Predicted 3D model of a 526-nucleotide part of an RNA (small-subunit ribosomal RNA, 5' domain) from an uncultured prokaryote. Its Rfam family is "Bacterial small subunit ribosomal RNA". Rfam links the family to the GO terms ribosome and structural constituent of ribosome. The coordinates come from a structure-prediction model, not an experiment, and the mean pLDDT is 81.

Context: one part of a larger RNA
RNA sequence: ACGAACGUUAGCGGUAUGGAUUAGGCAUGCAAGUCGUACGCGAAAGCCUUCGGGUGAGUAAAGUGGCGAACGGGUGAGUAACACGUAAUCAACCUGCCCUCGAGAUCGGAAUAACAUCUGGAAACGGAUGAUAAUGCCGAAUGGACUGCUUCUUAGGCAUCUUUGAAGUAGUAAACGGCGGCUUCGGCUGCUGCUCGGGGAGGGGAUUGCGGGAUAUCAGCUAGUUGGUGGGGUAAAGGCCUACCAAGGCUAUGACGUCUAGCCGGUUUGAGAGGACGACCGGUCACACUGGGACUGAGACACUGCCCAGACUCCUACGGGAGGCUGCAGUCGAGAAUCUUCCGCAAUGGGCGAAAGCCUGACGGAGCAAUACCGCGUGUAGGAUGAAGGCCCUCGGGUUGUAAACUACUGUCACGCUAUAGGAACGGCCGAGUGUUAAUAGCGCUCGGAUUGACUAAAGCGAGAGGAAGUACCGGCUAACUCCGUGCCAGCAGCCGCGGUAAUACGGAGGGUACAAACGUUGUUC
Numbered sequence: 001a002c003g004a005a006c007g008u009u010a011g012c013g014g015u016a017u018g019g020a021u022u023a024g025g026c027a028u029g030c031a032a033g034u035c036g037u038a039c040g041c042g043a044a045a046g047c048c049u050u051c052g053g054g055u056g057a058g059u060a061a062a063g064u065g066g067c068g069a070a071c072g073g074g075u076g077a078g079u080a081a082c083a084c085g086u087a088a089u090c091a092a093c094c095u096g097c098c099c100u101c102g103a104g105a106u107c108g109g110a111a112u113a114a115c116a117u118c119u120g121g122a123a124a125c126g127g128a129u130g131a132u133a134a135u136g137c138c139g140a141a142u143g144g145a146c147u148g149c150u151u152c153u154u155a156g157g158c159a160u161c162u163u164u165g166a167a168g169u170a171g172u173a174a175a176c177g178g179c180g181g182c183u184u185c186g187g188c189u190g191c192u193g194c195u196c197g198g199g200g201a202g203g204g205g206a207u208u209g210c211g212g213g214a215u216a217u218c219a220g221c222u223a224g225u226u227g228g229u230g231g232g233g234u235a236a237a238g239g240c241c242u243a244c245c246a247a248g249g250c251u252a253u254g255a256c257g258u259c260u261a262g263c264c265g266g267u268u269u270g271a272g273a274g275g276a277c278g279a280c281c282g283g284u285c286a287c288a289c290u291g292g293g294a295c296u297g298a299g300a301c302a303c304u305g306c307c308c309a310g311a312c313u314c315c316u317a318c319g320g321g322a323g324g325c326u327g328c329a330g331u332c333g334a335g336a337a338u339c340u341u342c343c344g345c346a347a348u349g350g351g352c353g354a355a356a357g358c359c360u361g362a363c364g365g366a367g368c369a370a371u372a373c374c375g376c377g378u379g380u381a382g383g384a385u386g387a388a389g390g391c392c393c394u395c396g397g398g399u400u401g402u403a404a405a406c407u408a409c410u411g412u413c414a415c416g417c418u419a420u421a422g423g424a425a426c427g428g429c430c431g432a433g434u435g436u437u438a439a440u441a442g443c444g445c446u447c448g449g450a451u452u453g454a455c456u457a458a459a460g461c462g463a464g465a466g467g468a469a470g471u472a473c474c475g476g477c478u479a480a481c482u483c484c485g486u487g488c489c490a491g492c493a494g495c496c497g498c499g500g501u502a503a504u505a506c507g508g509a510g511g512g513u514a515c516a517a518a519c520g521u522u523g524u525u526c
Base pairs, nucleotide, nucleotide: 001524002523004522005521006520007519008518011376012375013374014373015372016371017369018368024332025331026330028329029328030327033067034066035065038064039063046055047054048053074287075286076285084211085210086209087208088207089206090205093204094203095202098200099199100198101197102196103195104194106140107139108138109137115130116129117128118127119126120125146171147170148169149168150167151166152165155162156161177192178191179190180189181188182187213259214258215257220250221249222248225247226246227245228244229243230242231241232240262284263283264282265281266277267276268275269274289310290309291308292307293306312323313322314321315320340366342365343364344363348362349360350359351358352357379409380408381407382406389400390399391398392397413467415462416461417460422456423455427451429449430448431447432446433445434444435443436442470515471514472513473512474511475496476495477494481510482509483508484507485506491498492497
């Protein structure tokens, strides 16, 4: 010093921290949705009824479609590696949403879910037929500073090359969709979305120099191995993959093997150098029951997506199915050992949405634990014939000890009552002004109002010394001494060592010393 544990004890508050072992198994609930301003559909209960129906309601729910689900959250199993740190490189690359600049959006088509009917199955889940929509899908057109190829040309570099301009040739887009306002129905206008191309920001991918464990009781290792050519593959260089050719490549400056381990900013110790560690917080990597694989997508080889195999658990009508807490709580197990199946989206942030808003176990809070650090209290002043009791005694006395009693005060914390600030900014609503515009519509901006708090303080009043001190030690090291009991016994002990009849060392008592809501012990590190 500690993410500690154990023993004894325990008044309060603040701030942190809290599964280090079995990456063991998990009941239950929640942890990723959202959009009707993309689309077609479209109930029921209830209420009313003239029994026809109306309303509920174009609401709920489901479906197609878009975006998100690759973030956020957890863990450290694996990994000694370009995984990480640092410094560079990409003339070998990608990038949804966001910002900015330029250009554009023409004409058509076929389906399909929801739905209806029939039907299989115990279930999970399907099958057939018939209709239907789109910002879903497809075809054609147009098109450039986009892409490929050919020719000429300019400037440059780092080998492949990069770059400026021109000509030819081939190829590749789209949703004028959605919602408003005015209208003389001609149109004008606002917001948003779609396509292509250039740039940016932020993010990612790849390569390289250097750096950071143990072991030689591991000395040789290697056939896609090392290099080349052709081809494939990728966003992209490359044995990344493949066919052929050559025989290389690494190694005592420690290859290969084995063991251990996520790495860093940092933490801790120390005068420093150095050592040990890598909890919390931040960056990064890896993993998601075990192993493998791809699909979708800007991005995954995807924790709460899919497929296959395996182990385990559960359901079953035995034919077949379902699942994955190393998310938040919680449970069993193992362990010396680590918390609530809580409240809220009010704040910050994220996803979707034009917005209102919805979702958010991220997060904000509360709960539990002396686990750590810090702060406060358990009274203050006076009070001697120095009471009583205890202990010691040379029996004179000494000590506990101003300690108590008693007197006078105070009122922190805890308790009871009352009560509010700040965390709140936005958004939408109301009012005013202003920009756009033909417009006092609409939309945007500014100002002023009222509105939005899960949780939570200080202050005020009341009562009243009341409810609040222990733990270890006292032979030396090391601050602190006597009596009784015991008699090498019982026991103590970190080291030296104590105990065999006067033990300051064992046990008890009185007294003392140290620290104090803690004190000791154990473990680990310096």